[in-house]
Context: one part of a larger RNA
Molecule: small-subunit ribosomal RNA, 3' major domain
Organism: uncultured bacterium
RNA sequence: UGACGGGGACCCGCACAAGCAGCGGAGCAUGUGGUUUAAUUCGAAGCAACGCGAAGAACCUUACCAAGACUUGACAUCCCCUGAAUAGCUGUGAAAGCAGUGAAGCCUUCGGGCAGGGAGACAGGUGGUGCAUGGUUGUCGUCAGCUCGUGUCGUGAGAUGUUCGGUUAAGUCCGGCAACGAGCGCAACCCCUAUGAUUAGUUGCCAAUAUUAAGUUAGGAACUUUAAUCAGACCGCCGUGGGUAACACGGAGGAAGGCGGGGAUGACGUCAAAUCAUCAUGCCCCUUACGUUUUGGGCUACACACGUGCUACAAUGGGUGCAACAAAGAGAAGCGAACUCGCAAGGGGGAGCAAAUCUCAAAAAAACACUCUCAGUUCGGAUUGAGGGCUGAAACCCGCCCUCAUGAAGUUGGAGUUGCUAGUAAUCCCGGAUCAGAACGCCGGGGUGAAUGCGUUCCCGGGUC
Numbered sequence: 001u002g003a004c005g006g007g008g009a010c011c012c013g014c015a016c017a018a019g020c021a022g023c024g025g026a027g028c029a030u031g032u033g034g035u036u037u038a039a040u041u042c043g044a045a046g047c048a049a050c051g052c053g054a055a056g057a058a059c060c061u062u063a064c065c066a067a068g069a070c071u072u073g074a075c076a077u078c079c080c081c082u083g084a085a086u087a088g089c090u091g092u093g094a095a096a097g098c099a100g101u102g103a104a105g106c107c108u109u110c111g112g113g114c115a116g117g118g119a120g121a122c123a124g125g126u127g128g129u130g131c132a133u134g135g136u137u138g139u140c141g142u143c144a145g146c147u148c149g150u151g152u153c154g155u156g157a158g159a160u161g162u163u164c165g166g167u168u169a170a171g172u173c174c175g176g177c178a179a180c181g182a183g184c185g186c187a188a189c190c191c192c193u194a195u196g197a198u199u200a201g202u203u204g205c206c207a208a209u210a211u212u213a214a215g216u217u218a219g220g221a222a223c224u225u226u227a228a229u230c231a232g233a234c235c236g237c238c239g240u241g242g243g244u245a246a247c248a249c250g251g252a253g254g255a256a257g258g259c260g261g262g263g264a265u266g267a268c269g270u271c272a273a274a275u276c277a278u279c280a281u282g283c284c285c286c287u288u289a290c291g292u293u294u295u296g297g298g299c300u301a302c303a304c305a306c307g308u309g310c311u312a313c314a315a316u317g318g319g320u321g322c323a324a325c326a327a328a329g330a331g332a333a334g335c336g337a338a339c340u341c342g343c344a345a346g347g348g349g350g351a352g353c354a355a356a357u358c359u360c361a362a363a364a365a366a367a368c369a370c371u372c373u374c375a376g377u378u379c380g381g382a383u384u385g386a387g388g389g390c391u392g393a394a395a396c397c398c399g400c401c402c403u404c405a406u407g408a409a410g411u412u413g414g415a416g417u418u419g420c421u422a423g424u425a426a427u428c429c430c431g432g433a434u435c436a437g438a439a440c441g442c443c444g445g446g447g448u449g450a451a452u453g454c455g456u457u458c459c460c461g462g463g464u465c
Stems, first nucleotide, its partner, number of pairs: 008465006015456002019420005026311008034302002042053002064297007073122001077121002079118005088101005106113002124286002127284003133280002135275003138271001140269001145184006151160003164175003190263004195231007205220002209218002234257001237251005313413001317372005329360003334353002339348003379410001384405007426448007
């Protein structure tokens, strides 16, 4: 000077408290440990590993295992020779490949290209080291801090400034002060959202006039909306408190009021934190193999343990009927309408649409009506049997979906523990990325829409003295 204290003072945060919904019990999904295995590839490890890398393992992916093959190599540059290569066919084979046969006889700007053969320099390595590294990332933490120049003080390490009194979300600002200034952070500038104006009306809109089954058409430019530019909020106005301060509280006006709500944005640094398997890279190691390739298997195993989710245990519910109301997206090897066949998954069909035009597309919860009457049930749907559909060379290991049958555990969950302060929690659907197919995950969108917050004694984390 820091760090630490079951030292003190002050302050903050869903940290506690007050509430609501969960997890921990059940079944299933998924990740991990362990065990097993020829292999169950590798990494991630308290918070900050465990629906994490993986925005998608049947083959491929794939790095693992078994077996079969290749050795200048699957890929790059250089040298020499040849002119074909390639296709087709035969044998062998699981395939890759190997052996044989073989029509035709390459292009050229004459440099070469392309392909085969040969020799070696070399290629190649998801092999090791993240404790040799770059780059990127997590975390404390969007916490309010971290520093510098000059001056002053101290023998010096250092101190001061940055402490103090107020104030703020904030080292935010005000006042004071041996300090005076400055930088990185804070805030603002950026995006979305809440109000209005102007401009512009098609594919969007429809008040008046006609018209239609229908904003369908004529028409309209008002409204909605779209998307560009502006306006608007600044404690600006009034009052009270405060030191004539910063600021705090109340009020008016206003769509919005004291940072309006949300996002992007992450200081100096910490954890030899993570990553050599995104990539790059030093060194070490392999070089007829630790490289390359093929088929099949594995990553999907299962006594068990843990994390994260989904579905439930029911009547604020289940079932049936029925003419309600979104937003945000995606679409050409694509989205696929009407119509039609099928109980359905789906099939046929192919209109329209590179899309404010067409399609996906039905929003669901809700409302209304009927039924069930508290039961392991008309709750719950695991598991299993059978029959089908779809994608794809191919669903045995190991996909998804539909129908019929089957109908398990489960009656609200111990100790403990998580999230959330408002359009939030809870609940209900919709879309997208990845993707041939394969979400209960992830990322987004809207619908319905609460309860509680006395307070800071205590638990956890953080800041200042």